[in-house]
Molecule: transfer RNA
Organism: Collybiopsis luxurians FD-317 M1
């Protein structure tokens, strides 16, 4: 430099344009136990890398911009 592909809660993966963005490990709290450990039940936490279009409506689709990872030269 070009060409593609990812950028979603601390982590790691999902979400055909449609209504509260989901699950699992984390983390707090409760419940049981003498105490743990396991188990169970709850809650907290992102509006989807950043900036604009298009849509009645965008994580999902257009640009353009960072990061990152592969690929060409």
């Nucleotide at each position: 430099a070009c060409u593609g592909g990812c950028g979603u809660g601390g982590c790691a993966g999902a979400a055909g344009g449609g209504u509260a963005a989901u699950u699992g490990c984390g983390u707090a709290g409760c419940u049981a136990u003498u105490a743990a450990a396991u188990a169970g039940c709850u809650a907290a936490g992102g509006c989807u890398g950043c900036g604009g279009g298009u849509u009645c409506a965008a994580g999902u689709c257009c640009c353009g911009u960072c990061g990152u990872c592969a690929g060409u030269a």